[in-house]
Molecule: transfer RNA
Organism: Heterostelium pallidum
RNA sequence: AAGCUAAUAACUCAGUGGUAGAGUGAUCGUUUGAUAAGCGAUCAGUCAGUGGUUCAAAUCCACUUUAGCGUA
Numbered sequence: 001a002a003g004c005u006a007a008u009a010a011c012u013c014a015g016u017g018g019u020a021g022a023g024u025g026a027u028c029g030u031u032u033g034a035u036a037a038g039c040g041a042u043c044a045g046u047c048a049g050u051g052g053u054u055c056a057a058a059u060c061c062a063c064u065u066u067a068g069c070g071u072a
Stems, first nucleotide, its partner, number of pairs: 001071001003069005010024004018055001025043006048064005
């Protein structure tokens, strides 16, 4: 320099055009003589950023940023 991949909750990840989810976590309750485990409820997101396509975008397109992997 050019190419490819990834970016979603505090963490690990799912979601391939039509209401943003799971597990872990935190708080409260329940349970226990007490703790752990279990069970229930709650908390938690401008979906990396900007613009575009579309009735509708986390999802498709372009560019930018960050990280990673080849090539020269």